[in-house]
The RNA shown here (c-di-GMP-I riboswitch aptamer) has 87 nucleotides and comes from a soil metagenome. RNAcentral holds the sequence, with entries from MGnify. Its Rfam family is "c-di-GMP-I riboswitch aptamer". Its family is annotated with cyclic-di-GMP binding in the Gene Ontology.
RNA sequence: GACAACGGCAAACCCGACGAAAGUCGGGGACGCAAAGCUUCGAGGCUACGGCGCGAGACGUCGCGCUAUGCCGGUCGAGCCGCCGAA
Numbered sequence: 001g002a003c004a005a006c007g008g009c010a011a012a013c014c015c016g017a018c019g020a021a022a023g024u025c026g027g028g029g030a031c032g033c034a035a036a037g038c039u040u041c042g043a044g045g046c047u048a049c050g051g052c053g054c055g056a057g058a059c060g061u062c063g064c065g066c067u068a069u070g071c072c073g074g075u076c077g078a079g080c081c082g083c084c085g086a087a
Base pairs, nucleotide, nucleotide: 001084008033009032013028014027015026016025017024018023031074037080038079039078041077042076043075044072045071046070050067051066052065053064054063055062056061
């Protein structure tokens, strides 16, 4: 970063599986992506099994709030690696 070339990845949605959930994996499928390749280092966002607090109760339990050790690399920054070679 090109009305280039060889290619690559794969959103939503559907099916199956895992997970408390966020979400992840596999198959199908393409919205798009010049790093939509890899890594949670920083920021930001999502979830709340569990923990804590509060309330209620028919005392089985339920509801609300806070909280990441969970999740998001297709939220941004950062680090590392990579194809081509026009302006």